Context: one part of a larger RNA
Parts: sequence; C1' cells; structure tokens
RNA sequence: AGCGCACGGAGGAUGCCUUGGCGUCUAGAGGCGAUGAAGGACGUGGAAUAGCUGCGAUAUGCUUCGGGGAGCUGCUAAUCAAGCUUUGAUCCGGAGAUUUCCGAAUGGGGAAACCCAACAGGUUGAACACCUGUUAUCCCUUUUAAGGGAAGCGAACCAGGGGAACUGAAACAUCUAAGUACCCUGAGGAAUAUAAAUCAAACGAGAUUCCCAUAGUAGCGGUGAGCGAAGUGGGAUUAGCCCAAACCAUAAAAACUUCGGUUUUUACGGGGUUGUAGGGCAUGCAUAAAGUUGACUGAGAAUGGUAGCAGAACUUGACUGGAAAGUCGGGCCAUAGAGGGUGAUAGCCCCUUAUGCGAAAUCACGAUCAGCGACGAGCAUGUUCCUGAGUACGGCGGGACACGUGGAACCCUGCUGGAAUCUGGGUGGACCAUCAUCCAAGGCUAAAUACUACUAGACGACCGAUAGUGAACUAGUACCGUGAGGGAAAGGUGAAAAGAACCCCGAGAGGGGAAUGAAAUAGAUCCUGAAACCGUGCGUUU
Repeated sequence: AGCGCACGGAGGAUGCCUUGGCGUCUAGAGGCGAUGAAGGACGUGGAAUAGCUGCGAUAUGCUUCGGGGAGCUGCUAAUCAAGCUUUGAUCCGGAGAUUUCCGAAUGGGGAAACCCAACAGGUUGAACACCUGUUAUCCCUUUUAAGGGAAGCGAACCAGGGGAACUGAAACAUCUAAGUACCCUGAGGAAUAUAAAUCAAACGAGAUUCCCAUAGUAGCGGUGAGCGAAGUGGGAUUAGCCCAAACCAUAAAAACUUCGGUUUUUACGGGGUUGUAGGGCAUGCAUAAAGUUGACUGAGAAUGGUAGCAGAACUUGACUGGAAAGUCGGGCCAUAGAGGGUGAUAGCCCCUUAUGCGAAAUCACGAUCAGCGACGAGCAUGUUCCUGAGUACGGCGGGACACGUGGAACCCUGCUGGAAUCUGGGUGGACCAUCAUCCAAGGCUAAAUACUACUAGACGACCGAUAGUGAACUAGUACCGUGAGGGAAAGGUGAAAAGAACCCCGAGAGGGGAAUGAAAUAGAUCCUGAAACCGUGCGUUU
C1' cells in the first nucleotide's frame, strides 16, 4: 500500500409521517368603490417588540343584541408582573360606532404615504397656532347658492374593435398556424342570440341557445398541407311581446284668414303591430263577463344561510408491553361500524358521526294576498289612407359565410349610382320562367349554455418534502437586476421537556460521570440513517 472483516466519522439517500398542495364534483355567491375600494405606509401590546395576525389616536380593540358556560389577557414564544371573570369574562355570530396617512384620490402641489392653502364655524382677552366642515373634473336635471350619476379595482367566462409570428406544407409565396396569442373598449351573473323578408321541396316544419347523431359525409383546397358544413332526426329548455305609420283628441307656436276658422310643426295621450296579409277610415251587425295570465309594484307565510344544542353502548377480567386501542375470554349500543384524536390497531375513552332540535339581529328565496296591466274581445261590405329610404338593389374594392373568385347565390359595407309601395317586395346557391314560401330596412325577452378569484361540503387506482403550488417553514420572502422582471434554499427529539439538577476536565466550546426516559448511537447539527469520501483495530498479500 491492496483486499477482507469489525467498529466509527462524515453525509443525508431510503423507509415511515403530514401541517401543504393537485384534481374533480355539488351547492352558495357572482362583485367591491366618492358613505373613499383593491392595495399599501405609519402606528397600536405592562415588561417588550423583530416578524405574522388583529386593529386604527375609541388602535391585539369600543357599543349593543344573541349563542356559550369556566376560565382568560392571539402566534413564533417560554417567563414574570398586573388584571378581567358565574353581576357570565375570554371565545363564536348579527347589527352598529371608531376607522391616522397614501392610493380613483377628488382644495392646490408632489419625488405615494409629504408640502402648502382658501372659506365658514369653534377655541382665545386678541393674534398665531390648533380643531371641525366644505372647496377636483366630466355628464344629466327646473330641488339650479341645488340634486343625481360617472371614475378606480377584480380570476375566468362573454360581446365588440384591432390583430401577429414561430409552425405545417418535409423548401416557400396562395394556404396553414388563426381570427389563435396579444392589445383596447364594454357589460353581466351570466353574456351573445332570439319570435322568420327562416328552412324545406311539391310533403311539410314553425324564435333563439346548448348537447348527440348526420359526418370527417357534401364540399372547399398550390385539388398540396389541410379546412370542413347544412337539411333532417334524437334530446335539454321552452314564452312570447312592444313600437314607428295611417286615423283621432288635447296643448303650444308659426303662417294664412272672408275673423267662423284652416294649414303646418312640435309635445303628450288614444289607436295599431301583420303575410291563409294586417291595420286605419266609413257603413251595417255584435258588444261582456266567466275565466286565464304577467317578465310590473307592494306586503309577506314557510324554508334556508350567518353562532349553536342534545346525541346510544365496557374504561370488563387476564396476558405482553414504557404505554393497550393489540391477544385470549366475557358483555353492550347501533337511524350512530364515516373520519380524527388518545403513550401500538378503540363502534361502546374524547371530538365527532346517524338522527332530532335551534335565532334577539340580519340576509336569501318567495307559498299567498293586494294593486295594476294584458288576454278573453269581434264579423261583413266599401274605400285604397298606412305598413320602417339614401333603404333594397346594381357597379367597383374588400370582408364574412366549411366555400381560397369560382358558375358563387345568401350576409356585411368603403366609394358610386339608386327603386317599388300590396296590382308591392325578399328568398328558394349564377340567371330566367313557373311554383312554393316569407314580409327587410325599429326595439325588448326568462330557461336550457359558459366560467370560478371567493364561501361551504364531499370525493380521489392524485403527490408525499429534488414530489406536490414558486412557496408544508419569517415566500413572491431572502437574494439578483437602474428597471420591466427574475427568484430560491429551508419539514420530523420524545408519548410527555420529563430539554440533562449535581460532580469532574476545560478559558470556552466540548466532553466524562450522574439523573430523566422504553430507548440518549432519541441530547436539541436531535426518527430511520444507504452510498461516495475519511479513519481506527484485527486478519491476510507483496
């Protein structure tokens, strides 16, 4: 020195564990904000304040109403002091009060948490200082020296306005990716859409939305890569309405006037709302309720939410053990044998669980009642008054339709031209005819559907500390960066601190005894304690 064995050091793998995560489902809630939000700064505790939590100069809290019933003065974090408490504290819930400064930040300014005002009132003998209130901008409005509203924040879902590239096409340009990512605007608890100028096909259906099939079909496509319907059928859910106009009445103004009034415009009310056309007006006939219903207004039972309460049955004998919940034997409850804890594995020890019960206050929903409204509520003849115009439609250029200009309809529109008026008009994939079907150019509309920052519950062939969130711990912390931004590591003594009194060595650190404990090679660098790596002893080889 190599190898082997044993015993150590160092290290922190592995096993076990879980305070934390991940995912899914169900229900709730779906907003907060000038009555000052979200988010912060600074304060606030008896010693005593560094961080977290709470709170705001009334500051780890104040008032009140309920619950609850013996201890309490939050956590890291132990100790002492001083107190509170059955005259009911601490704690939990409802409703209030207080709520510094910054922040939309809003009196003006500003390098956020700071500086400086004006006016009115208070305070003072007076002044300064101090205290309280008001004082931003925009919009609307006859409460006009006033009243109302907006703003800002927020995870996804939604609508609209803009809108890539990587990529794929085995290169690349049309195409694709994709109307995706991203930006902006706006709204709601959902949003959008929605009551046929729709489809269909000679039969018919009857608003919208969502799901399944149709179907990877018909098609589109450098006919490449790829893109990709609809009719219809089956389901979820169902709900339909209101204006504009004709015509009538009233009011005001203007013009005209033969002073009788007429016309026009505007406002408000009635009327009216459709395609087997409907409505108005004129005439004739009929004439009204029973009932039905509402998405409107008010009251509001019951129910549920926001604290809680009750809640069965062994601490039974023996054994092992530090400890019984284990094993053996014997009982009991069960609308409860889900789960967790307790010194190992507990239906009967504890918290719970099944089940039953509960609210002064406040919130949600809304049986029912009342009011109000709608429908019920027309027919016939005549008249030809009305039925959404720079619209429909054409041309040019685009977009969007599964559809890339194609034979390209339908839909939208930047420019340009530009109708008809029910004897009317649109559509049925160029176009024409016939036929069929529908009625544009105004508006509203629940449900079925989407999502989950947040609250509650349940579950998992999800993770178990290099995993699972970046974060199980002082984590968006430390740290890095001018900044936008980037972004960690770090869990485990023990059942219980019983956390090692006392003695010895040592300056101390540390160690040796002693003591605790089942165990101290469980001693705080603390469960287990692998390997690399470093030693000591023995054996063996050279």
The prediction has a mean pLDDT of 84. A computed fold for a 542-nucleotide part of an RNA from a bacterium, annotated as large-subunit ribosomal RNA, domain I. The RNAcentral record of the full RNA draws on ENA.